């Protein structure tokens, strides 16, 4: 340099053929329980969906470019 995959919560990930409120587990904080702790139970917060632009009535999802990570070829 060329090709491909990936980028969504602090972490690991889901999100179907574009559709109405963006989710799960772990973690964090709080509550209740207990003499106390742990486990289990209940509740809460946390996301400019990597960035910019485009297509569309509508984009996490499609397209272009850029950035980053990984892999392959040279």
């Nucleotide at each position: 340099g060329c090709c491909g995959a990936c980028g969504u919560a602090g972490c690991u990930c889901a999100g179907c053929u574009g559709g109405u409120u963006a989710g799960a587990g772990c973690g964090a904080g709080g509550g209740a329980u207990u003499c106390a702790u742990a486990a289990g139970c209940c509740c809460u917060a946390g996301g400019u969906c990597g960035g910019u632009g485009g297509u569309u009535c509508g984009a996490g999802u499609c397209c272009a470019c850029c950035c980053g990570u990984c892999g392959g070829c040279a």
Transfer RNA from a Phycisphaeraceae bacterium, 74 nucleotides, folded computationally.
Rfam family: tRNA. Rfam links the family to the GO term triplet codon-amino acid adaptor activity.